The part of an RNA shown here (large-subunit ribosomal RNA, domain I) has 543 nucleotides and comes from Acinetobacter sp.
Lineage of the source: Bacteria > Pseudomonadota > Moraxellales > Moraxellaceae > Acinetobacter.
Context: one part of a larger RNA
RNA sequence: GGCGUACGGUGAAUGCCUAGGCACAUGGAGCUGAAGAAGGACGCAUCAAACGGCGAAACGCAUCGGGGAGCUGUAAGAAAGCAACGAUCCGGUGAUAUCCGAAUGGGGAAACCCGGCAGUGGUAAUGCGCUGCCAUUGCUAACUGAAUACAUAGGUUAGUGAAGAGCAACCCGGGGAACUGAAACAUCUAAGUACCCGGAGGAAAAGAAAACAAAAGUGAUUCCCUAAGUAGCGGCGAGCGAAAGGGGAGGAGUCCAAACCAGAAUUAGUUCUGGGGUUGUAGGACCGCGAUACGAUACGAAUGCGGGUAUUCGAAUGGCAUUGAAAGGCCAGCCAAAGAGGGUGCAAGCCCCGUAGAAGAAACCCAAAUGAGAUCCAGCGGGAUCCUGAGUACGGCGAGACACGAGAAAUCUUGUCGGAAGCAGGCGGGACCAUCCGUCAAGACUAAAUACUACCAAGUGACCGAUAGUGAACCAGUACCGUGAGGGAAAGGUGAAAAGAACCGCGGGAGCGGAGUGAAAUAGAACCUGAAACCGUAUGCUU
Repeated sequence: GGCGUACGGUGAAUGCCUAGGCACAUGGAGCUGAAGAAGGACGCAUCAAACGGCGAAACGCAUCGGGGAGCUGUAAGAAAGCAACGAUCCGGUGAUAUCCGAAUGGGGAAACCCGGCAGUGGUAAUGCGCUGCCAUUGCUAACUGAAUACAUAGGUUAGUGAAGAGCAACCCGGGGAACUGAAACAUCUAAGUACCCGGAGGAAAAGAAAACAAAAGUGAUUCCCUAAGUAGCGGCGAGCGAAAGGGGAGGAGUCCAAACCAGAAUUAGUUCUGGGGUUGUAGGACCGCGAUACGAUACGAAUGCGGGUAUUCGAAUGGCAUUGAAAGGCCAGCCAAAGAGGGUGCAAGCCCCGUAGAAGAAACCCAAAUGAGAUCCAGCGGGAUCCUGAGUACGGCGAGACACGAGAAAUCUUGUCGGAAGCAGGCGGGACCAUCCGUCAAGACUAAAUACUACCAAGUGACCGAUAGUGAACCAGUACCGUGAGGGAAAGGUGAAAAGAACCGCGGGAGCGGAGUGAAAUAGAACCUGAAACCGUAUGCUU
């Protein structure tokens, strides 16, 4: 030196564990903001760095409930206190709520600087302190008021709204790719996807037939199943891909414009207000007759079935031995509308928390149902006249949307150029025409069934178990990196209980040896288990 054996060091794998994640499903809730949000900065404690809580009234204030013995957060300790005259704690409603931030008196390099007006405190006086108001803009009203006579623009004031956030998703609209596929690639596809912008709500959008259909009929919209990978579209390639009808969920229908009448204003063109009226077997105005009923409601005071935001009650076991410890074993019992689950020194229905099942609210919130009130609503006949949404429908050209790529291409939208009828009317039924059928555009509103899940509650898992699972089980979007946009970690486990090692010895200390605790200290805080690489000590064999 090598091989082996024993015992160690280092190291952190592995095993076990879970405080954290992941996914799903059920129910709830679905907004917030100039009454200053979301999000922050800075402060607040006896000692106070951080996190959490709170806001100069600052680890908290008031009040109403709950609760019942300890309490002054994580978090030990010291000190000082509080509490059956009910504290701490939990819930409801209030008060306070610095500065920044839409940020809004002006400015600004966010959390800072500098004002004006009114009131007030203080000072001999000024400086100074405190309270309130002072941004922009839409609409409404009033007062003013140029060029310019009336006027208008403009100005001033008051009232009432807006803004920002929602970076969770869902929804609507305006824009809008490419990779890719077509085994290349250009039409096409990917895809109206990703992404950007605007807007809204708890849902949004759509919605009461100028609809479908087909000789029979249906009767707003939305969503699901089907029809159906069908009919079709398609370098007829790749691919794209309906609708009617049928079955379900849900179910709800309304209001204007106009004609006409009345009133007001008027620059005499008309405009405004009220009544009237709202449809297609045409309806309405208008004229005549006749009625004041039957009803409806999505508006709504009030009442509040029930639910939520604290809680409360809640059955039944003992002994023996083993052990550090019994819940495991043995013996003998009991409860069960409760043998879900968790904890307790080992494996507990009966020890603890719970569980099944019951009970409960002063206050606030939701809310079934009822519903004062409010709003809305009727018929018959006549057929002369009037009305029934115009730069609209429609056409040409160019595009887009429709499953439909210009196609025989209807239908919908419209950039541009033309441009109707108007009830003896118009539009549609996939070019177009006729017959027939359906329907009434060019105004508006509308619950439910549907979508989503940041948030709350309760729950489940042939999901993970610390290189996994969120990036983050731990003070993580932290440390750290970057001018910045942005990138982005590592890091869990003593023990049942700190009982966390008094005291003694060595040492400057770190540390170690005794002693002591403990079942165990090779569980000693660099702490469960403690593999391997790697490094040693001792020894056998061998060179």